The RNA shown here (transfer RNA) has 72 nucleotides and comes from Candidatus Woesebacteria bacterium RIFOXYA1_FULL_38_9. The same sequence occurs in records of 2 taxa.

């Protein structure tokens, strides 16, 4: 300096424009003499920013930021 992918709960990832969900960790609780497992509940998210567009945007567009990855 071109192009191309990713950015969502502490971590890993889902969500074909409609109130954001699992694993997994984390708290309690059941089971155990006891810890593990198992099972049950509950807590945690201004979906990198920022503007468009729509009645309504994680999701569509434009800017920009941070990684990765091809090319020069």
């Nucleotide at each position: 300096c071109g192009g191309g992918g990713a950015c969502u709960g502490g971590c890993u990832c889902a969500a074909c424009g409609g109130u954001a969900g699992a694993g997994u960790g984390c708290g309690c609780g059941u089971u155990u003499c006891g810890g593990g497992u198992a099972c049950g509940c509950g807590a945690g998210g201004u979906u990198c920013c920022g503007g468009g567009u729509u009645c309504g945007a994680u999701u569509c567009c434009c800017g920009g930021g941070u990684c990765c990855c091809c090319g020069a």